[in-house]
RNA sequence: UGGACCAAUGGAGGAGCGAUCCCCAUGAGUACCCCACCGGAGGAUGUGCAUCCGGGGAUGGUGGGUGAAAGGGGAGGAUCGCCGAAGGGUUCGCGGGGCACACGCGCGCACCUUGGACGACGGGGCUAAUACCCCUCGGCUGUCGCCCGGGCUACCCCGAGCGAAGUGCCUGAGGACGA
Numbered sequence: 001u002g003g004a005c006c007a008a009u010g011g012a013g014g015a016g017c018g019a020u021c022c023c024c025a026u027g028a029g030u031a032c033c034c035c036a037c038c039g040g041a042g043g044a045u046g047u048g049c050a051u052c053c054g055g056g057g058a059u060g061g062u063g064g065g066u067g068a069a070a071g072g073g074g075a076g077g078a079u080c081g082c083c084g085a086a087g088g089g090u091u092c093g094c095g096g097g098g099c100a101c102a103c104g105c106g107c108g109c110a111c112c113u114u115g116g117a118c119g120a121c122g123g124g125g126c127u128a129a130u131a132c133c134c135c136u137c138g139g140c141u142g143u144c145g146c147c148c149g150g151g152c153u154a155c156c157c158c159g160a161g162c163g164a165a166g167u168g169c170c171u172g173a174g175g176a177c178g179a
Base pairs, nucleotide, nucleotide: 001178002177005175006174010170011169014083016082017081018080019079020078021077022076023074024073033065034064035063036062037061038060042053043052044051046101047100048099049098086114087113088112089111090110092108093107094106095105097103115141116140118138119137120136122135123134124133125132143164144163145162146161148159149158150157151156
């Protein structure tokens, strides 16, 4: 000094992501509890065991009275941490449930997947749920690539079209390679 390669660091997208607290809706006039009546032997999660309750009438049903909470959620507010932020799926490990299996919950590693927010006929999961999560579709938006037009010939900027994915994009100390 050179094009491409590796790459510390610092950054960008916006109804951006997540956590905690406050508030709000839902949960729900539900569960628990009490009273009356019906009913008459089992009930407590799916099974088994154990334990507890039950003829002093359980489970269940009807009517009345009283009346929650958790989880999940929010274009709400504040604070904090951030830009694979974070979400989802699967295996494994640990923890807890009276015990075991099943089931589901919390945490962690690994792997796979999603750029982001929104909307929707639909499909699936969880659930009390039309909320939430996933798939699919739709336009919007940011990044890069290809290509067309314009500004000013270009660096660069603007607009249109097509496509791709964050292990991306911008920046680039330093390093390797060549001269």
Lysine riboswitch aptamer from an Acidobacteriota bacterium, 179 nucleotides, folded computationally.
The prediction has a mean pLDDT of 77.
Lineage of the source: Bacteria > Pseudomonadati > Acidobacteriota.